[in-house]
RNA sequence: GGGCCGGUAGUUCAGUUGGGAGAACGCUACAUUCGCAUUGUAGAGGUCAAGGGUUCGAGUCCCUUUCGGUCCACCA
Numbered sequence: 001g002g003g004c005c006g007g008u009a010g011u012u013c014a015g016u017u018g019g020g021a022g023a024a025c026g027c028u029a030c031a032u033u034c035g036c037a038u039u040g041u042a043g044a045g046g047u048c049a050a051g052g053g054u055u056c057g058a059g060u061c062c063c064u065u066u067c068g069g070u071c072c073a074c075c076a
Stems, first nucleotide, its partner, number of pairs: 001072007010025004019056001027043005049065005
């Protein structure tokens, strides 16, 4: 330098054909308990890596950039 895969909540990840942004764990509050744990209920938490484009509408499609992984090539 080139190919491929990936970046979505604090963490691990899903998101199907472009239309509701979600799950589990974690966190907070309440209930339960003498208290803790467990369990139950409710809640908070998001620049969907960044920028631009297409579209009535983009996490999803297109372009550029960036970060990580992997393979190949090149130089020494």